[in-house]
Context: one part of a larger RNA
């Protein structure tokens, strides 16, 4: 890890509802009795549920109760019980498996923890306390020296006892070791035996450390299937509908209760959905708007302030500045004003929806995308509300590959057409397609403020054959070096003025430059040339701005330039599980046939119409789908009846096989097997495994 094989809504009472099936009031213990007797009974009644409710009760009663009430409200006012079988609820372990944990009774100190009790063991070497003794000394002590002596949680270091520090080991020699170096080694030393201490406890030179390789409360059994609003699991098959992630509530927030949504039964129904139009209304939102409330810009007048002046009355201001008036502007909590959606009614056309009562759910974690809001930073794959859509629960096509975008909603079969989004040079199905422009940037195929004689257009001014613009050829003076200022100021540091004159024209001078001059060059004019030249607004498509981490790499890729790029128009083609066609399948509905014993209605009857129940070569219309709801089925073990089935001339089981069945499955043929099996119609369940870090085996 495959793989067998086992493995999860179950019984038991109760309660509701439904289906059938009995009665009409129903059922019905026990005992006697009866019978056709492991049984049954039409016998025999307790007893239960029903037959009258209302009130707390006293009571009253088809009524009661509240109340003053003959109002008004509340509850009530004729169907059921009994079996079986299903749905679903409670009460039991109650769909299986899982806790950490509590409790209760016992076993543990052969580990380890302190403790008692009794025993063992500590090579060797160093130091050298008191005491002692003896010389000094002294008045005498004390003290000093030499010996002697052998103290000590002393010194070094073996055994022993530990474990600082590295290395190795890390599926090890080893569930703590090994190797090196290391502490302790007469001591609070180590270490035998014996023995005490018990889990709401023991013991601890204290770590929450040990109490038998896991101890914040041991371990074993039992309470016990504890509990788990929590994870996981939860077995066959087709058909039909088909949610939800939202409100309120909540010791509630990943529970749950009501309501919503989703199913199935019953009822209603000339109709209450849906949509479209018409007509009538409620309403203050987008926008607008300044009349309210506020906020604001400028300007004008004007109280009042400040300021200056004056002895006062008082003047007086180029300052501030309400109110008033023109002028522009803002607002969710402003509104004289005011939409479009959408919303309520009514009527009219389509549609075939709603509504009520009852059974059963599931959901109550939503995600993204447009629009419209709040928060946020006009961030976020952010977060919150409204609304639509899509995923969720949706498979097909397009978007390079992409739940949530785009286009479309898969009953099934088809080697047949036709669209749709998107596409048509290749890969790759379909145009190297037609008409007109536009772009040179590989823009296209990432991005911004801003930047530019890119180039297409379109406006709007001017200048121009009396010569415009641009080059070239001269001219560009003269009072004057204009006053000031200045060391100097001469067109050219700065400050003021900016005139006359000659001329075609020339500034008290555009810029360069001198220390100031000088130089050069504009302005301006005149030739030379000979047709358009300049400013400014706009559009449409390009340039810049453009830096990132393996390798082109921001088109899906090769490639593409009057395009295979971009904007307009036109044609045609491709292109999906959409739609068309042809065969099929189930539902439903219409119609048509056929059958009907009671049923309802007509009718004298025959009949005929509603109803049920089967069919059909018919016409229509649906059939994607988690959770969930309802229907119809296969299969497997037992069990009654039945086939007086089948079988050693081969049963079940097992392998093959080109078979039948929409599926779950069923058949048949060979094979192998060696003794049991089936089919039909009904009952009953230990009834269908691929997951549960499942259980048990094998390999």
């Nucleotide at each position: 890890g495959c793989c067998g094989g086992c493995g999860a809504g179950u019984u038991c009472c109760c309660c509701u509802c439904g289906g059938c099936c009995g009665c009409a009031g129903g059922c019905g213990a026990u005992a006697a009795c009866c019978c056709u007797c492991u049984g049954g009974g039409u016998u025999g009644g307790a007893g239960c549920c029903a037959c009258a409710g209302c009130g707390a009760a006293c009571g009253c009663g088809a009524g009661u109760c509240u109340g003053a009430a003959a109002a008004g409200g509340g509850c009530g006012a004729g169907a059921g019980u009994g079996g079986u079988c299903g749905g679903g609820g409670g009460g039991a372990g109650a769909c299986c498996c899982g806790a950490a944990a509590c409790c209760g009774g016992g076993u543990g100190a052969g580990c380890u923890a302190u403790c008692c009790a009794u025993g063992g063991c500590c090579a060797g070497g160093g130091u050298g306390a008191a005491g002692c003794g003896u010389g000094g000394g002294u008045a005498a002590u004390g003290c000093c020296g030499c010996g002697u002596g052998g103290a000590g949680g002393c010194c070094c270091g073996a055994a022993c006892c530990u474990a600082u520090u590295g290395a190795c080991g890390u599926u090890g020699c080893a569930a703590a070791g090994u190797c090196a170096c290391g502490g302790g080694a007469u001591g609070a030393g180590c270490u035998g035996u014996g023995g005490a201490u018990a889990g709401a406890g023991g013991u601890g030179a204290a770590a929450u450390g040990c109490c038998a390789a896991a101890c914040g409360a041991a371990c074993c059994c039992g309470g016990a299937g504890a509990u788990a609003g929590c994870u996981g699991g939860u077995u066959c098959u087709c058909c039909c509908c088909g949610a939800a992630a939202u409100g309120c509530a909540u010791u509630u927030a990943g529970g749950u209760g009501c309501a919503g949504c989703c199913u199935c039964g019953g009822g209603c129904a000339u109709a209450g959905u849906c949509u479209c139009c018409u007509u009538g209304g409620a309403g203050g939102u987008a926008g607008a708007g300044c009349a309210c409330u506020g906020u604001u810009u400028c300007g004008g007048c004007u109280a009042g302030g400040g300021g200056g002046c004056g002895a006062u009355g008082g003047c007086u201001u180029a300052c501030c500045g309400a109110a008033c008036c023109g002028u522009g502007a803002c607002a969710a909590a402003c509104u004289c004003c005011g939409a479009a959606u959408g919303c309520c009614a009514a009527g009219g056309a389509g549609u075939g929806a709603g509504c009520c009562c009852g059974g059963g759910a599931g959901u109550g974690a939503g995600a993204c995308g447009g629009c419209g809001g709040g928060g946020g930073c006009u961030a976020a794959g952010c977060u919150u509300c409204g609304u639509c859509g899509u995923c969720a629960a949706a498979a097909g096509g397009g978007a390079a590959a992409c739940a949530g975008c785009c286009c479309a909603g898969a009953c099934c079969a088809g080697c047949a057409g036709c669209u749709a989004a998107g596409g048509u040079c290749c890969c790759g199905a379909a145009a190297u397609u037609c008409a007109g422009g536009c772009u040179u940037a590989g823009u296209g195929g990432c991005a911004a403020a801003g930047g530019a004689a890119g180039u297409u257009u379109g406006g709007u001014c001017g200048c121009c054959c009396a010569g415009a613009c641009a080059g070239c050829c001269a001219g560009g003076a003269g009072g004057u070096u204009g006053g000031c200022u200045u060391a100097g100021a001469a067109g050219c540091a700065g400050c003021c003025a900016c005139c006359c004159u000659u001329g075609a024209a020339a500034g008290a001078g555009u810029g360069c430059g001198u220390a100031a001059u000088a130089g050069c060059u504009c302005a301006c004019u005149g030739g030379u040339c000979g047709a358009g030249c300049g400013a400014c607004c706009g559009a449409g498509c390009g340039c810049c701005g453009a830096c990132a981490a393996u390798g082109u790499a921001c088109c899906g890729g090769g490639g593409c330039u009057c395009a295979a790029g971009c904007c307009u128009g036109a044609u045609a083609c491709c292109g999906a599980a959409g739609c068309u066609c042809u065969g099929g399948a189930u539902a439903u509905u219409c119609c048509c046939c056929c059958u009907u014993g009671a049923g309802c209605g007509g009718g004298u009857a025959a009949c005929c119409g509603c109803g049920g129940g089967g069919g059909g070569u018919g016409g229509g219309u649906a059939u994607g789908g988690u959770a969930g709801g309802g229907g119809a089925g296969c299969g497997u073990u037992c069990c009654u009846u039945g086939c007086u089935g089948c079988g050693g001339u081969g049963a079940a089981g097992c392998g093959g096989g080109a078979u039948c069945g929409u599926g779950a499955g069923g058949a048949c043929c060979c094979g192998u097997g060696g003794a049991g099996c089936g089919c039909a119609a009904g009952g009953a369940a230990g009834u269908g495994c691929g997951a549960a870090u499942g259980c048990c085996g094998g390999c």
Large-subunit ribosomal RNA, domain II from a Dehalococcoidia bacterium, 699 nucleotides, folded computationally. Its Rfam family is "Bacterial large subunit ribosomal RNA". The prediction has a mean pLDDT of 84.